[in-house]
RNA sequence: GUGUCCAUGGUGUAGUUGGUUAUCACGUCAGUCUAACACACUGAAGGUCUCCAGUUCGAACCUGGAUGGACACA
Numbered sequence: 001g002u003g004u005c006c007a008u009g010g011u012g013u014a015g016u017u018g019g020u021u022a023u024c025a026c027g028u029c030a031g032u033c034u035a036a037c038a039c040a041c042u043g044a045a046g047g048u049c050u051c052c053a054g055u056u057c058g059a060a061c062c063u064g065g066a067u068g069g070a071c072a073c074a
Base pairs, nucleotide, nucleotide: 001073002072003071004070005069006068007067010026011025012024019057028044029043030042031041032040050066051065052064053063054062
């Protein structure tokens, strides 16, 4: 340099041939429980879905570009 793939709460992920409120687990916080802690149970907070532009009534999802990462080739 060329090609393929990936980027989603703090971490790991689901969801993609567009449609109302983006899923789950762990973690965090609060409550119950306990002398206290842990476990367990209940509840809550936390995401502008990497960035920019475009298409569309409507984009995490489609198109173009950029950035970062992985792999292959040179």
The prediction has a mean pLDDT of 80.
Predicted 3D model of a 74-nucleotide RNA (transfer RNA) from Ostreobium quekettii.